[in-house]
Molecule: Glycine riboswitch aptamer
Organism: Paenacidovorax monticola
Parts: sequence; C1' cells; structure tokens
RNA sequence: CGUUCCCUUGCUGGAGAGAGGCAGGCCCCGCCUGCCCACCGAAGGAGCAAGCCCGGGCCGGAAGGCGCGGGUGAAUCUCUCAGGUAAAGCGGACAGCAGGGCAAAU
Repeated sequence: CGUUCCCUUGCUGGAGAGAGGCAGGCCCCGCCUGCCCACCGAAGGAGCAAGCCCGGGCCGGAAGGCGCGGGUGAAUCUCUCAGGUAAAGCGGACAGCAGGGCAAAU
C1' cells in the first nucleotide's frame, strides 16, 4: 500500500399482507387516537438442527457402539412481542456503486 471480515455515510434498487368494523378528536370527506376482528414478515427482538465440547449411564474381554443431561451453535427457517397491511409518503432485511473508520489476518 492492496485485499478479506466488521462498522458507518451518500446515491440507487427493494417484497408481503383489510381503501376492515366501532367510537372519539381535528387544521374535516382527509388525517389522527383507542378498542375489536382478519392478515404479513424483510426494522428491531426472541427460539433451535446437525456438528463440536463436557459429564455420567448401558452393552462389550477390548476396540467401540447406543442413548441421556448440560454448554456452544445459522438463517431469507420458526414465533409474531414490536413493527406493518389501497395509492402516495415514511420505513424496509438484502444488493450494487462511491467514500470513511477500526482491530486482526495475508
């Protein structure tokens, strides 16, 4: 100095699901709030499979095998707390482009 991982900034792309019912309010035909029912999963959050580690149990002469408990362990899987459900707008996991930062490896 470059690259990889991670974080971050800007631009771009970016899905799903009721224009639901009732009540109230407001700057009033639109919006907001609360409750109820029906839904969505891609802000966030939560959960775990194999594998690996530890422990001890059973079978076996041994090698080893079987199963139990605990830990670790991923998501676009699962949950639906939160969030969201006409268009517009906002948000949006993730992706591309252009920068910045940090430790380690090379």